This is a predicted structure of an 81-nucleotide RNA (c-di-GMP-I-GGC riboswitch aptamer) from a Syntrophomonadaceae bacterium. Its mean pLDDT, the model's own confidence on a scale to 100, is 78. The sequence was found by an Rfam model in a public genome assembly.

[in-house]
RNA sequence: ACUGAAAAGGGCAAACUCGCCGAAAGGCGGGGACGCAAAGCCGUGGGUCCUUAAUAAAAAUGGACUGCCAGGCUGCCAGUC
Repeated sequence: ACUGAAAAGGGCAAACUCGCCGAAAGGCGGGGACGCAAAGCCGUGGGUCCUUAAUAAAAAUGGACUGCCAGGCUGCCAGUC
């Protein structure tokens, strides 16, 4: 530097569910385990979702998702060069 077939020590935790927060998307914590080699961090670009109030309606603004794709930063183990 590249790769993740096998192995070891570990790590994270989808759906569902309980409690709390939020107008909502959704978030946090407990249980749970479908999966994950960055399912570690950053909403930076695209994408998706929500959008109380206001509006005829929509867009925009604002919000959410990094376990949708890309980008940036960092990183365990093993193998190959």